RNA sequence: GGUCGCGUAGUUCAGUUGGUUAGAACGUCUGUCUUACACACAGAAGGUCCACGGUUCGAGUCCGUGUGCGACCA
Numbered sequence: 001g002g003u004c005g006c007g008u009a010g011u012u013c014a015g016u017u018g019g020u021u022a023g024a025a026c027g028u029c030u031g032u033c034u035u036a037c038a039c040a041c042a043g044a045a046g047g048u049c050c051a052c053g054g055u056u057c058g059a060g061u062c063c064g065u066g067u068g069c070g071a072c073c074a
Stems, first nucleotide, its partner, number of pairs: 001073007010026004019057001028044005050066005
C1' cells in the first nucleotide's frame, strides 16, 4: 500500500434480509434480610447504536467518506 471483517450500556454480546417502547447476562447503586459481609429477593440508574453525510414516510439495520481495532496478501 491492497482486500476482507468488526465497532450497540462499565464489560461480554443479541437485535428476525428497514417498522411502533433498543434488549439480555454480569457489574454498579438503593431497599429487605444479617451483629456485619456474602448469598438470595425487590427495585433503580446507566445508550444521542464510532463520526459525518446520503437513501427512505421511517435507519442500530441499506449506501458513501472518514476513523479505531483485527485478519490475510504484498
Molecule: transfer RNA
Organism: Planctomycetaceae bacterium